The prediction has a mean pLDDT of 85. The part of an RNA shown here (small-subunit ribosomal RNA, 5' domain) has 545 nucleotides and comes from an uncultured prokaryote. The RNAcentral record of the full RNA draws on ENA. Rfam family: Bacterial small subunit ribosomal RNA.
[in-house]
Context: one part of a larger RNA
RNA sequence: GAACGAACGCUGGCGGCGUGCCUAACACAUGCAAGUCGAACGAGAAAGUCCCCUUCGGGGGAUGAGUACAGUGGCAGACGGGUGAGUAACACGUGGGUAACCUGCCCGGAGGUGGGGGAUAACUCUUCGAAAGGAGAGCUAAUACCGCAUAACAUCCCGUUGACUUCGGUCUUCGAGCUCAAAGCUUGCCUCUACACGUAAGCAAGCGCCACCGGAGGGGCCCGCGCCCCAUUAGCUUGUUGGUGAGGUAACGGCUCACCAAGGCUACGAUGGGUAGCCGGCCUGAGAGGGUGAUCGGCCACACUGGAACUGAGACACGGUCCAGACUCCUACGGGAGGCAGCAGUGAGGAAUUUUGCGCAAUGGGCGAAAGCCUGACGCAGCGACGCCGCGUGGAGGACGAAGGCCUUCGGGUCGUAAACUCCUGUCAGGAGGGACGAAAGUCGCGUUGAUGAAUAAGCUUCGCGAUUGACGGUACCUCUGGAGGAAGCCCCGGCUAACUCCGUGCCAGCAGCCGCGGUAAUACGGGGGGGGCUAGCGUUGUUC
Numbered sequence: 001g002a003a004c005g006a007a008c009g010c011u012g013g014c015g016g017c018g019u020g021c022c023u024a025a026c027a028c029a030u031g032c033a034a035g036u037c038g039a040a041c042g043a044g045a046a047a048g049u050c051c052c053c054u055u056c057g058g059g060g061g062a063u064g065a066g067u068a069c070a071g072u073g074g075c076a077g078a079c080g081g082g083u084g085a086g087u088a089a090c091a092c093g094u095g096g097g098u099a100a101c102c103u104g105c106c107c108g109g110a111g112g113u114g115g116g117g118g119a120u121a122a123c124u125c126u127u128c129g130a131a132a133g134g135a136g137a138g139c140u141a142a143u144a145c146c147g148c149a150u151a152a153c154a155u156c157c158c159g160u161u162g163a164c165u166u167c168g169g170u171c172u173u174c175g176a177g178c179u180c181a182a183a184g185c186u187u188g189c190c191u192c193u194a195c196a197c198g199u200a201a202g203c204a205a206g207c208g209c210c211a212c213c214g215g216a217g218g219g220g221c222c223c224g225c226g227c228c229c230c231a232u233u234a235g236c237u238u239g240u241u242g243g244u245g246a247g248g249u250a251a252c253g254g255c256u257c258a259c260c261a262a263g264g265c266u267a268c269g270a271u272g273g274g275u276a277g278c279c280g281g282c283c284u285g286a287g288a289g290g291g292u293g294a295u296c297g298g299c300c301a302c303a304c305u306g307g308a309a310c311u312g313a314g315a316c317a318c319g320g321u322c323c324a325g326a327c328u329c330c331u332a333c334g335g336g337a338g339g340c341a342g343c344a345g346u347g348a349g350g351a352a353u354u355u356u357g358c359g360c361a362a363u364g365g366g367c368g369a370a371a372g373c374c375u376g377a378c379g380c381a382g383c384g385a386c387g388c389c390g391c392g393u394g395g396a397g398g399a400c401g402a403a404g405g406c407c408u409u410c411g412g413g414u415c416g417u418a419a420a421c422u423c424c425u426g427u428c429a430g431g432a433g434g435g436a437c438g439a440a441a442g443u444c445g446c447g448u449u450g451a452u453g454a455a456u457a458a459g460c461u462u463c464g465c466g467a468u469u470g471a472c473g474g475u476a477c478c479u480c481u482g483g484a485g486g487a488a489g490c491c492c493c494g495g496c497u498a499a500c501u502c503c504g505u506g507c508c509a510g511c512a513g514c515c516g517c518g519g520u521a522a523u524a525c526g527g528g529g530g531g532g533g534c535u536a537g538c539g540u541u542g543u544u545c
Stems, first nucleotide, its partner, number of pairs: 001545004006541005013391006019384002021349001026347003030344003035075003040072002048063006082302003092226007101219003106215004111210003114148001116146002123138006154179001156177001158175002162171003184207006193200003228274003235265003240262008277299004281292004304325005327338004355381001357380003363377001364375004394424004404415004428486001430481005438472001442468006450460001489534005494515003500529005510517002
């Protein structure tokens, strides 16, 4: 000099864009943060309103409404959001391998979707418990569950053809055998089939379901290289190193097990200890390098602490389950409930870090055919000069150089065109009026194109017109109004280092980054005047180069 997620002191007008627990991965009151689908399924209220009956207590019917709540089932809850504890490791970065692998939703291709069965929640009844929560009996549905059929370009095995090969095997042609599947829903129509009115188990469209091949995107595993300090850590290792066989996994592998062999690592630093999430980047520097890893992006790890598996395409699962522990809370003392390192917020710690705000209008995500619902992701607003950037606090003229302050050699000098005064301007703030972009999709209505179809039906599809949607926000922006009016401080002045005098003090009080000042004329302490620097900031402290 530059920089900062800063803090502290003094000061503080406005706006834009960013940014804000670096400490206790300390403990958490309260609210919200993951649901959705009735076009998978069976049930199914109440209040209110209207009508009828009435012994005036009430009863019944319609509507509310196939709504609410709950349940079965599907998909999502593995994303998104947080944190950095652990980790010196194939964790990360980079470049490869997988002939050792997986992949829900999505896309392309080519096929199928036949026929049955038995349950169970909800519900009703009984019952245990203070509660949380159960137990028993009975009824019922499905795209829930289970057989059967059919099936190959699928699996496995055998034979066979060719190619490649790391010589282990992999791919491929043909044939025989073995094993395995499915689910329906919505809307419309009467051409076909059935009854033959119109509807359906018929036909059609859309969405699904099953098995297979391929793709895209995502992931698992393996390897080369890179990756902090201590040798005042020198030896470490028994599933250890390798083999055979088996098990296990989506998959290779001591991953696990039995047996066999005795290996494996190490001064090119093993082992041990300390510290630490890694990177793109960021800061500094001419660069080389050094430091760092906030915000944003990629990867990893974690979710009160430790352990475990279940479900699932995917988890060993932040707002799932089980066990153990510590802590907090409830309890009828028998037993239960909980997990903010999600967004706000509270206490504590600390030099120190924000609102228990608004909205799903946009972007994105989940579910749904859609309408839509959910979304503390996100978009906004609020607070903080925490940072960067921009603007203002007025402009021009104005000397006999006012008053006043300070200094003085008493002549004067200086503050100083500074002020007053004159003429202007109108940013920002204030008041008044107008007033956005961000919105296009989707949906609905009308018309229209195309394929399918028996169809001028329905659904799908193309295009046009109209209607509808804004948290921010009456904000930005524009116009008008009035009038210099509301808006300047902080540090320094001995040298380094730009800037000097007077008074006070008298090795005192004090200053100080280093050198050093102060003991009676202190440009170094304190104050005044003057000056220098930066400016809504200025200094100090801390840290890095």